[in-house]
Context: one part of a larger RNA
RNA sequence: CGUAGGAUAUUUGAAGGGAGCUGUCCUUAGUACGAGAGGACCAGGAUGGACAUACCGAUGGUGUAUCAGUUGUCACACCAGUGGCACGGCUGAGUAGCUAAGUAUGGACGGGAUAAACGCUGAAAGCAUCUAAGUGUGAAGCCCACCCUAAGAUAAGAUAUCCCAUAUCGUAAGAUAGUAAGAUUCCAGGAAGACGACCUGGUUGAUAGGAUGGAGGUAGAAGUGUAGUGAUACAUGUAGCUGACCAUUACUAAUAGAUCGAGGG
Numbered sequence: 001c002g003u004a005g006g007a008u009a010u011u012u013g014a015a016g017g018g019a020g021c022u023g024u025c026c027u028u029a030g031u032a033c034g035a036g037a038g039g040a041c042c043a044g045g046a047u048g049g050a051c052a053u054a055c056c057g058a059u060g061g062u063g064u065a066u067c068a069g070u071u072g073u074c075a076c077a078c079c080a081g082u083g084g085c086a087c088g089g090c091u092g093a094g095u096a097g098c099u100a101a102g103u104a105u106g107g108a109c110g111g112g113a114u115a116a117a118c119g120c121u122g123a124a125a126g127c128a129u130c131u132a133a134g135u136g137u138g139a140a141g142c143c144c145a146c147c148c149u150a151a152g153a154u155a156a157g158a159u160a161u162c163c164c165a166u167a168u169c170g171u172a173a174g175a176u177a178g179u180a181a182g183a184u185u186c187c188a189g190g191a192a193g194a195c196g197a198c199c200u201g202g203u204u205g206a207u208a209g210g211a212u213g214g215a216g217g218u219a220g221a222a223g224u225g226u227a228g229u230g231a232u233a234c235a236u237g238u239a240g241c242u243g244a245c246c247a248u249u250a251c252u253a254a255u256a257g258a259u260c261g262a263g264g265g
Base pairs, nucleotide, nucleotide: 001152005163006162007161008160009159010158011157015149016148017147018146021049022048023047024046025045026044027043033038051106052105053104054103055102059100060099061098062097066093067092068091069090070089071086072085073084074083075082076081110144111143112142117137118136119135120134164265166177167176168175169174182260183259184258185257186202187201188200189199190198207253208252209251210249211248212247213246214245216242217241218240223236224235225234226233227232
């Protein structure tokens, strides 16, 4: 820009893409077959490999603004308690998130038309012949079926709902302006993201931060007391601290405003 008014949702599916793999074992059955050795078709079941997709409840990894321990040194006057630097100083754990080695799921079932092949009926050619007319069976392959995209599918589809007889110019066609529904800018943000985009919210508000409570993590804070010459231990005390997680709460910030957007199709 188009989709013959302007919008917001929900969709149909022309078309396109993806997937499509396979082993072993058991039963049938030591049956059919075979002198024996050996050893099935068909059919039913179980369990794997590789691959793909999704996810983080469990198992683990990571987790550089979490917690604790600890070495050297410097600082806060000193003690105590803390902080800086040394690969996050080193070490032990670890929330969210992201993850695999983890978990779950998938290839299927089924239908249609066929290939090779096997047939039925059947002449040309009194026989025969699957073929010439006619008519069947038949594959991991083809078309569906499964998953995804999809109306710029210009043949531009469908459904529901919302907004619509304002002004100026013009004979009219139409043009312009301010609006409606609606949208954007702007702002608070995000399990969305290179940026656009997408999603949530903007006071008629829980969008982010803070506060409060909780979960989870760490592992028993400081101070004080008691015991011990002391290192230290115990008590106060499931203590203290705590990023991303879950709630509650307008305390702070989403203010105010601006722009676009139909004219009766």
The prediction has a mean pLDDT of 89. Large-subunit ribosomal RNA, domain VI from a mouse gut metagenome, 265 nucleotides, folded computationally. The full RNA is in RNAcentral, with records from SILVA.